This is a predicted structure of a 352-nucleotide RNA (Bacterial RNase P class A) from a Deltaproteobacteria bacterium. Model confidence (mean pLDDT): 78 of 100. It matches the Rfam family "Bacterial RNase P class A". The family's RNA type in Rfam is ribozyme. It was read from a public genome assembly, where an Rfam model found it.
RNA sequence: CGGAGAGGUCGAGGCGGCCGCUGGCGACGGUGCGCAAGUGCCGUCGCGAGAGGAAAGUCCGAGCUUCACAGGGCAGGGUGCUGGUUAACGGCCAGUCGAGGUGACUCGCAGGACAGUGCAACAGAAAGCAAACCGCCCAUCGCGAGAUGGGCAAGGGUGAAACGGUGCGGUAAGAGCGCACCGCCUCUCCGGUGACGGAGAGGGCACGGCAAACCCCACCCGAAGCAAGACCAGACAGGGGUCGCGUGGCCCGCGCGAUGACCCCGGGUUGGUUGCUCGAGCCCGUCGGCAACGCCGGGCCUAGAGGAAUGGUCGCCAACCACAGAACUCGGCUUACGGACCUCUCCGCCGG
Repeated sequence: CGGAGAGGUCGAGGCGGCCGCUGGCGACGGUGCGCAAGUGCCGUCGCGAGAGGAAAGUCCGAGCUUCACAGGGCAGGGUGCUGGUUAACGGCCAGUCGAGGUGACUCGCAGGACAGUGCAACAGAAAGCAAACCGCCCAUCGCGAGAUGGGCAAGGGUGAAACGGUGCGGUAAGAGCGCACCGCCUCUCCGGUGACGGAGAGGGCACGGCAAACCCCACCCGAAGCAAGACCAGACAGGGGUCGCGUGGCCCGCGCGAUGACCCCGGGUUGGUUGCUCGAGCCCGUCGGCAACGCCGGGCCUAGAGGAAUGGUCGCCAACCACAGAACUCGGCUUACGGACCUCUCCGCCGG
C1' cells in the first nucleotide's frame, strides 16, 4: 500500500429565529360541584420533554391481566455435545467435536443405527449378511475360434454409497492369507468439573448410510391475551332448546348448578374513564470473572397518541442522500439498509 475477518459508535439534511401540534410541571384568572379539604373544565403566561437501530417480522422467552382454590394421568409440543450466565429462552459467553477457509475466522442437519419399523429411483452381477458383467489363474479337449470343470474378488466397470485403506511378502492366480503403519474393537493409565484429548497393551481383522424418516432416551411445557381486564353512563325485545358448565384435546378428580348455567336465532349499546408508563430501566466507576455477566457505590428520568401528536415559514450552510414512524412493556433472534468514524486481527506485496 492492497485485500480480508471480528467488534463498537452515529443514524439524512445541519444550525438559528418565528408560528403551530401532544404530554408534564408551575403561576394567575374564570367557572361548576362541595360545609370544608379538595376536585373537574376553560383561558393566559413561563419552564422543560416528545419515534428506531431496526420502531419491521410476530419467530422464541417472560412481566402483567383473566380463567382458578388447586391436582394427577394419557396424548401432544419444544429442546438435543459440555460448562457457565439469565427472570426465562430455541438467547448469550467460553470450550469440545465436526465441516469450510492459506489464515484471522465462519457455520452446526452436535444424544441413540446392537430396541424395533422403514427408505435408498435408475444404473449395476450384487445395495444386508451378499455377489460375478468385463475379467485373472489351473486342469482336460480342440489346428484354431472356443468348450467343460475348478479356483478368485486383488484389477476394471455401474453407482451417492459395493463389506476396511496404503505398502511389502506370499500364491497357480488371488484374498488380513501373513506382516508394518493407519482405521476399528476391548482394557488400562495420564490430563480435564465436563464434553473430550493423549499414551500403552491385546485382538478377531469386521459390526454400511439416513433419525431435519417414524421411533427410543434425557430435560422442559396450563390456556388465552391490553381487542387481556376494571369502572361509569346509557339503551333495549324477546323466542327456542339442553341438563350440565367450568381457557388447547381426552380421562380421573375437584368446584358451581334449575330463582341457575350453557347453546342457537333475534334486538339494544357500538359513549366515556382507566389499564398507559419508574422499568428484571439507563449511564459512570471500584471489585470478581477468560468472557457473557454479577455484587457494590454514585448519578439520571428519557413519548404515552386515542381514526391516532413532530408541521409550516425565513435566513445561512450543505448536496440531491439508505431501510424506514411507538400504540402495554421488556430480553433476544431474523430480515431490510445509503454512508461516516473508531479499535483489534489475518493474508499478500514493497521498503528499512